Molecule: Glycine riboswitch aptamer
Organism: Tardiphaga sp.
């Protein structure tokens, strides 16, 4: 001092699923008592997996046990467009570490 590990912070990419039914409030618009678009809560169903959680395969171990994930569950989170959130990727600064 330079490569690489890991962790923060910025910025850029970044998917998947009902504009569902039904109740309730709210309430704007029209051809007004009905109808249509919003929106906010409850509840039913179906559906997504890339926050988070949970599982377990080789293999390790005397038992217990440990022991990955983009697989697997769907607690939770999400399911028109917008916005938010998003695992991961890429740069770019910092801190540890660190081989040469």
């Nucleotide at each position: 001092u330079c490569a690489g590990a890991u962790g923060a912070u910025g910025c850029g990419g970044g998917a998947g699923a009902g504009a569902u039914c039904g109740g309730u409030g709210u309430g704007g618009g029209c051809u007004u008592c009905g109808c249509c678009a919003g929106u906010g809560c409850c509840g039913g169903c179906g559906c997504c997996g890339a926050a988070g959680g949970a599982g377990c395969a080789a293999c390790c171990c005397c038992c217990c046990g440990g022991g990955a994930a983009a697989c697997u569950c769907u607690c939770a989170g999400g399911c028109a467009c917008c916005a938010g959130g998003g695992a991961c990727c890429g740069c770019a600064u910092u801190a540890u570490u660190g081989g040469a």